[in-house]
Context: one part of a larger RNA
RNA sequence: UUAGGUGUAAAUCAUCUGUAGGUUCUUUUCAAGUCCACCGUUAAAUCCUAGAGCUCAACCCUAAAUAGGUGGUGGAAAAUACUAAGCUGGAGUACGGUAGGGGAAGAGGGAAUUUCUGGUGAAGCGAUGAAAUGAGUAGGGAUCGGGAAGAACACCAACGAUGAAAGCACUCUGCUAAGCCGACACUGACAUUGAGAGAUGAAAGCAAGGGGUGCAAAUGGGAUUAGAUACCCCAGUAGUCCUAGCCGUAAAUGAUGGCUACAAGGCGUUGGGCGUAUCGACCCAUGCAGUGUUGUAGCUAAUGCGUUAGGUAUCCCACCUGGGGAGUACGUUCGUAAGAAUGAAACUC
Numbered sequence: 001u002u003a004g005g006u007g008u009a010a011a012u013c014a015u016c017u018g019u020a021g022g023u024u025c026u027u028u029u030c031a032a033g034u035c036c037a038c039c040g041u042u043a044a045a046u047c048c049u050a051g052a053g054c055u056c057a058a059c060c061c062u063a064a065a066u067a068g069g070u071g072g073u074g075g076a077a078a079a080u081a082c083u084a085a086g087c088u089g090g091a092g093u094a095c096g097g098u099a100g101g102g103g104a105a106g107a108g109g110g111a112a113u114u115u116c117u118g119g120u121g122a123a124g125c126g127a128u129g130a131a132a133u134g135a136g137u138a139g140g141g142a143u144c145g146g147g148a149a150g151a152a153c154a155c156c157a158a159c160g161a162u163g164a165a166a167g168c169a170c171u172c173u174g175c176u177a178a179g180c181c182g183a184c185a186c187u188g189a190c191a192u193u194g195a196g197a198g199a200u201g202a203a204a205g206c207a208a209g210g211g212g213u214g215c216a217a218a219u220g221g222g223a224u225u226a227g228a229u230a231c232c233c234c235a236g237u238a239g240u241c242c243u244a245g246c247c248g249u250a251a252a253u254g255a256u257g258g259c260u261a262c263a264a265g266g267c268g269u270u271g272g273g274c275g276u277a278u279c280g281a282c283c284c285a286u287g288c289a290g291u292g293u294u295g296u297a298g299c300u301a302a303u304g305c306g307u308u309a310g311g312u313a314u315c316c317c318a319c320c321u322g323g324g325g326a327g328u329a330c331g332u333u334c335g336u337a338a339g340a341a342u343g344a345a346a347c348u349c
Stems, first nucleotide, its partner, number of pairs: 004320003007303002014200004021193003025086003032080001034076009049063003053059001090190001091187003095182004102176002105173004109153001113149008125134001162167001205246002208243003214240002219235004257316002260313003265294007273286001275284001298305002322349003331342004
């Protein structure tokens, strides 16, 4: 490398868009590849086979033969390519509905927290396993009134919704993307996957300007302890927040790549449709699109998966090949940096 594999043993890119390429509906044309028949050629020697000659053998002589290559002539047309056309099933557009924390922008809101100010009031408060550090007679804690600030949005809330993923929830407004359902009007294969490439991408981090309520790496102090660079406590700076950028990684997980088709059910739930029922809402039945649970066949090393497959199949991509060394070294690309991407070997078991 092939074979074989990729939920958990090594292995699916974090996710999507998409170029080349691969693969792909129906009929027709044609015969390039393909297939069939015949013919030419593929020197001799050699090899193989059969026979014959040296007393045998090696050796030598005669004859025959296969496969393959290549060229020509004639033919076949199922599949591929090519040509021409077509239909509506794949795909899409328009139409009528519809659900939603999908996105980004603006405006508004209340509870809580901290702080300031004023009133009442007077010795404690706070913390802990117990304490101490801490804060308080310069009036704290408690309580009542008023003001300011920043961050996050209780209940509803669900095993629920939505988004490609990361993610997304106070309320309202306008803008905007995608989905689902129904009818069947239009286009007529416009599809699928996707090396490179591009876009998005939690948190932390970087850098510029703001903002800093609470929380809180670092740091200081108090405890604990043999020690305590920790766990506990009191403080507390970056950061967390906003704007415009960078970084490009996560146990980025369903540890499960994408499209399509097929193959038992039962019980929920979300959004549409249809039928039934009714004054109406439920109820009942049915068909889609999601999302759960249990389970048959089948699969699996087992665990388990099981119409949302890890079942049965086609196509395309990515990746794996004993453990360590090592996701390291070197080189290259990217980055302000931190580092990211690519990615060995010696040696050793």

The part of an RNA shown here (small-subunit ribosomal RNA, central domain) has 349 nucleotides and comes from Allium cepa. NCBI's taxonomy places the organism under Eukaryota, Embryophyta, Liliopsida, Allieae, Allium. The coordinates come from a structure-prediction model, not an experiment, and the mean pLDDT is 85.